[in-house]
c-di-GMP-I-GGC riboswitch aptamer from a Chloroflexota bacterium, 101 nucleotides, folded computationally. Its Rfam family is "c-di-GMP-I-GGC riboswitch aptamer". Rfam links the family to the GO term cyclic-di-GMP binding. The coordinates come from a structure-prediction model, not an experiment, and the mean pLDDT is 82. Taxonomically the source falls in Chloroflexota (Bacteria, Bacillati).
RNA sequence: AACCGAAAAGGCAAACCCGGCGAAAGACGGAGACGCAAAGCCAUAGGUCUAAAAUGGUUUGAUUAUUUCUAAGAACCAUGAUGAUAGCUAGGCUACCGAAG
Numbered sequence: 001a002a003c004c005g006a007a008a009a010g011g012c013a014a015a016c017c018c019g020g021c022g023a024a025a026g027a028c029g030g031a032g033a034c035g036c037a038a039a040g041c042c043a044u045a046g047g048u049c050u051a052a053a054a055u056g057g058u059u060u061g062a063u064u065a066u067u068u069c070u071a072a073g074a075a076c077c078a079u080g081a082u083g084a085u086a087g088c089u090a091g092g093c094u095a096c097c098g099a100a101g
Stems, first nucleotide, its partner, number of pairs: 003101001004098002011036002017030003021026001034087001040093003044090003047085003052082001054079007
């Protein structure tokens, strides 16, 4: 010095709850500790989550005195990141301590 992970000091903080943010996933602050040796930082690749916008479909069907046509709008379904996740994996960058090996 690189691996590695004993000790000590210190660090982070899952779930639940509260607050306001967001369409949602989720993030932020408080409180709280399941865990974490990179649970520090980065969405590049894969995975996973969401589905607002968009596209397609189904149903319905405003405006008329009525009928027909057209089909605005609405509800539902599917597809789908410009979204989220670094505490899913890989990758990149950086870092405290120093037993054994």